[in-house]
The RNA shown here (FMN riboswitch aptamer (RFN element)) has 118 nucleotides and comes from a soil metagenome. Of the family's consensus pairs, 100% are formed in the model. Its Rfam family is "FMN riboswitch aptamer (RFN element)". Rfam links the family to the GO term FMN binding.

């Protein structure tokens, strides 16, 4: 290098309501690769959202910039913002009888990588 495959979880119970998986109470989820040691909140990626620029001119497509959230305390240990144990916090865009990290929709999509063949 060039092919295959793989490659994201979650609203249950209750309350208001004419409606609510959107609000209130309480539940419940955590892509990838690093890191002295096992990570949603340490570090860097990726998707999503904006911008320019090529290629094509219907539908796409290469490339490149922006933007990119959130952890604190004790223990233990040679070593931990990864373990324990406590308390906290965060979560695109569009839709929607009502405001969504958890329904629907682009997505049977894209990817960050992983394992294997040649």
């Nucleotide at each position: 290098c060039u092919c295959u495959u793989c490659g994201g979880g979650g609203c249950a119970g209750g309350g208001u309501g004419g409606a609510a998986g959107u609000c209130c109470c309480u539940a419940c989820c955590g892509g990838c690769g690093g890191u002295g040691a096992c990570a949603g909140c340490c570090c860097g990626c990726g998707a999503a959202c904006c911008c320019c620029c090529g290629c094509a001119a219907c539908c796409g497509u290469g490339g490149g910039g922006g933007c990119c959230g959130a952890u604190c305390c004790g223990g233990u240990g040679g070593a931990a913002g990864c373990c324990c144990g406590g308390g906290g916090c965060c979560g695109a865009c569009g839709g929607u009888g009502a405001c969504a990290g958890u329904c629907c929709g682009g997505a049977u999509g894209a990817g960050a990588g992983a394992a294997g063949a040649g």